[in-house]
Molecule: Bacterial RNase P class A
Organism: Candidatus Zixiibacteriota bacterium
Formats: sequence, C1' cells, structure tokens
RNA sequence: GAAGCAGGAUAAACGGUCGCGUCUAUGACGUAAGCAUACGAUGAGGAAAGUCCGGGCUCCGAAGGACCGGGGUGCCCCGUAACGCGGGGGCGGAGUGAUCCGACGGAAAGUGUCACAGAAAACAACAGCCUACCCUGAUUCCGACCGGAAUCGGGCGGCAAUGGUGAAAACGCGGUGUAAGAGACCACGGGAUGCCCCGGAGACGGGGUGUCCGGACAAACCCCACCCGGAGCAAGGCCAAAUAAGGAAGGAUGAGGCUGGUCCGCCUCGAUCGACUUCCGGGUAGGCCGCUUAAGGCCAUGGGCAACCAUGUCCGAAGAUAGAUGACCGUUCGCCCGUUAGGGCCGACAGAACCCGGCUUAUUUCCUGCUUUCCGC
Repeated sequence: GAAGCAGGAUAAACGGUCGCGUCUAUGACGUAAGCAUACGAUGAGGAAAGUCCGGGCUCCGAAGGACCGGGGUGCCCCGUAACGCGGGGGCGGAGUGAUCCGACGGAAAGUGUCACAGAAAACAACAGCCUACCCUGAUUCCGACCGGAAUCGGGCGGCAAUGGUGAAAACGCGGUGUAAGAGACCACGGGAUGCCCCGGAGACGGGGUGUCCGGACAAACCCCACCCGGAGCAAGGCCAAAUAAGGAAGGAUGAGGCUGGUCCGCCUCGAUCGACUUCCGGGUAGGCCGCUUAAGGCCAUGGGCAACCAUGUCCGAAGAUAGAUGACCGUUCGCCCGUUAGGGCCGACAGAACCCGGCUUAUUUCCUGCUUUCCGC
C1' cells in the first nucleotide's frame, strides 16, 4: 500500500432575523376554554421506522386452578421485570487468518417423503460370481445290467466381493473362510451406546470396559419437555352544548248534554291523556384525565471475564391531537468540481403519538484494534 474482520463515536457547529408547540410568570375580560406580552425556560431519533418478539398499564367474567384445542420455544450456565433477547462457555460447520454461522431434544414408537439416474432409495439384485447340496440331459470310463465316476450343459437355487447409477448403495481395509461369498469370523481403524473412573458448576471432554454397526429428512406429520387467556391508549375513566327513548314534579283543570238554579249536582267524552315548563336520565360535538418521574439518565466507587448488579452525588429531559419542532442570511466544518479566484438546485436515512426492554431493516462521516498479503529499508 491492497484486501478484509471486529468494535466505537457522530448525526454539522456558531451568530443574527422572523415564525410555531408546551410550560411558567404577568395583564385585561372571563366560570372555564381562550387572548396578549416576555432579550423567560424548553422542544425528535439512533434508528422516532417495520410492528417481529417480551413486558408495564387498562378493560373483559373472580383472569386464580384443571382439561381439550391451537400457537411457540428446544446444548449448558448466567443476566434480566420478561423474552424467541443479551453475556460467557460446549459441540458441529465455514475461512490461510482476524473472525463468522448453527430451531443444536427424539429417525431403534409409528406414519410419510427421497427429483434425475439406477436392478434397487431400505429388509436391494441389472451385469456378474458359484454348482458344494437337490432334480435332470448328452458323451466317455469302471468288461456288461444295477450302481458309480469324470467332462460339458439345463433347472431349482446360493452370493453380494467386483462393475455400472447416484448427493447418498447397506462401516473402511487386510486376512481367515468358502462351491462362490459375506461382520460370518479375526487384526487394525471409524462410529453409536450402556456402565465405571478422572476433569468440569454444567453442556461436555479424556480413559477403561461391554454391546452394537439397522441411509437421509421432524422450519413433514408425530413423540417428549417447557411456556402462552383475549383485546388494546381508537385501552379505559371524568365533565358535558345538542337530540331521541325513558322517569319525576309542576301547572292547566277542559268540551258537550240534562236538570234545577246562577253556583253547584248528575251523565258522556276527553283523560290516571296530549301539549307546555322544570329537573333527572342519556350521551353527540367539545373539553379534561390517562400523558410522561420512567424496570429514568450522567458521573464516581465497588463486585463480576462479560451481559449486568449494588451504593452514593447530581440532573429533571418533547408531550402535539390532524398533529409544534420551521424558514432565511452570514461565518466555519466536511464532500464534489476547478491550477487559482471561486462555484455547487452538496450535507445521508428519516420524523415522536401510552411507555419501556430487545430484534430486524435504512443510512452519513470518522476513529481504534486485529488478520492476510505485497513492496521498500
């Protein structure tokens, strides 16, 4: 110098002008909301994003327990409120390496699947090898029949070494053995597993010994162990113009007819009603709470390899509701173009919406450590 690996920081800075949200203070009116003013305070993120996990909080029916169904997780220990997250480790795999990746329980409970090729993808037989045993044909021989032997065949069969196919072919290899062969048997090697000993907190590792050698796939069904009630701040609660149902109270005491009379009585209808007024109720518009002090942050000390935890001091850090957090100017910083002066319609991804812990994805610039390799001294 080149190519990489891991980790961290940053998210332009300062000044000026104008503007916006929230809070506080003041002022006028006002019940309040609201309005005005202030050299007042404060005002997006590392991911606010995706909404993929885990919680807090709220309601649902007492959400406590059991069962069924469904879903999820799956080496060990630790951390944490919890997790499918994080830290450290084990085992396996990738890379020369720094380092990275792994749903990493069970395939010997059962079911199922295994493209193409191949005979066969799980209790295999195409080519091939064999004729010991059983049946049988021909020829020759034992002088002849019977019986037997040899040679060449056929059938019934035996075998899985060798060849070929494939990602994968029934542990590898050498020998014994056999008609030919085969873990059938033996030596060496590999693997699985039970028991024992040693190391380790454990996963696991090392050694001994016995048994076995029965392909792969469970992010296929399934089995085993463990976990999970549902919906979500448009949760939920309060106040409450308006409107309907419903309820209560008040007020009004009517019309017609008959009789006697001038005021009442009787009968019928209206009517234990309608309309009206007030209140309750109800809950729309609107407003308020929930709402930001939170498993909070900085620093220091201590513990721990680390994640993280404990103690102490200090800080107080957006809360909008159709949604404020903006625009412009100047200087500087960084990038690009240009020899310079200078120029740039250069300054990433993107924006809170109940709040936290993670994961994932998007993205600017810089720094540190490490690895491999090349060149020079």